[in-house]
The RNA shown here (SAM riboswitch aptamer (S box leader)) has 104 nucleotides and comes from Ureibacillus terrenus. The coordinates come from a structure-prediction model, not an experiment, and the mean pLDDT is 86.

């Protein structure tokens, strides 16, 4: 790439650097963005791997040293199907995606 599994409604900064489009991809919307965003760094957050301690086992609590992740908006919202609704729309499941850990 690909399959499995699980999670994606909390939580992270008035700090440097650095200049222009960003907020996954197509559409539509809707925000961020020279009052300097996206991105790097430090720094935080969280705890999927992991340590520790309990338990036969699920699991359950602590920790953050190490491998990832994450740091606007629900995964920013809808695209698809179903129920409900006069209608806007609401619910709920896929679909895509995103991350971890396994397999190939």
């Nucleotide at each position: 790439c690909u399959c499995u599994u699980a999670u994606c409604a909390a939580g992270a900064g008035a700090g440097g650097c650095g200049g222009a489009g960003g907020g996954a991809a197509u559409a539509g919307g809707c925000c961020c963005a020279a009052a300097g965003a996206u991105g790097c760094c430090c720094g935080g957050c969280a705890a999927c791997c992991u340590g520790c301690a309990a338990g036969a086992a699920a699991u359950u609590g602590c920790a953050a040293a190490g491998g990832u992740g994450c740091u606007a908006a629900a995964u920013c919202c809808u695209a698809c199907a179903g129920a409900c609704u006069u209608a806007u729309g609401u619910c709920u499941g896929a679909a895509a995606g995103a991350u971890a850990a396994g397999a190939g």